Predicted 3D model of a 121-nucleotide RNA (SAM riboswitch aptamer (S box leader)) from Crocinitomix sp. The model forms 94% of the base pairs in the Rfam consensus. The sequence was found by an Rfam model in a public genome assembly. Rfam family: SAM riboswitch aptamer (S box leader). Gene Ontology term of the family: regulation of gene expression. The coordinates come from a structure-prediction model, not an experiment, and the mean pLDDT is 80.

RNA sequence: GAUUUAUAAAGAAGAGGUAAGAGACAGGCUCGAUGACCCUCUGGCAACCGCCCAGUUGACAACCAUCACUGGUGAGGUGCCAAAUCCUGCUGAAUGCAAGGUGUAUUCAGAGCUAUAAAUA
Numbered sequence: 001g002a003u004u005u006a007u008a009a010a011g012a013a014g015a016g017g018u019a020a021g022a023g024a025c026a027g028g029c030u031c032g033a034u035g036a037c038c039c040u041c042u043g044g045c046a047a048c049c050g051c052c053c054a055g056u057u058g059a060c061a062a063c064c065a066u067c068a069c070u071g072g073u074g075a076g077g078u079g080c081c082a083a084a085u086c087c088u089g090c091u092g093a094a095u096g097c098a099a100g101g102u103g104u105a106u107u108c109a110g111a112g113c114u115a116u117a118a119a120u121a
Base pairs, nucleotide, nucleotide: 002120003119004118005117006116007115008114013042014041015040016039017038021031022030023029025089026088027087028086043081044080045079048077049076050073051072053071054070055069057068058067059066090110091109092108093107094106095105096104097103
């Protein structure tokens, strides 16, 4: 890098270093010499994996075990700590506007993209 599954309107920042761009892409909008982005340290958030314990729970005819589900935990592995994934992008529906035709705005639903985790080859 590829594939699959899950999640993405909640939550959580200080110091030091460096220096000009940064927010994936495009458009918008925003952040940034009152120092962003990035790196390091410290702190924190969360609970995907992990761990431990529990359950009038489910699967097996039944008990145990196991698996699943729900809850708990935060010493371990990742992740994250501006803005909803910052917003929109493709499709459909509703409503408004415009109209000879092609449209356009808002809202909602779905998909995609992207990111992260876990797993597989």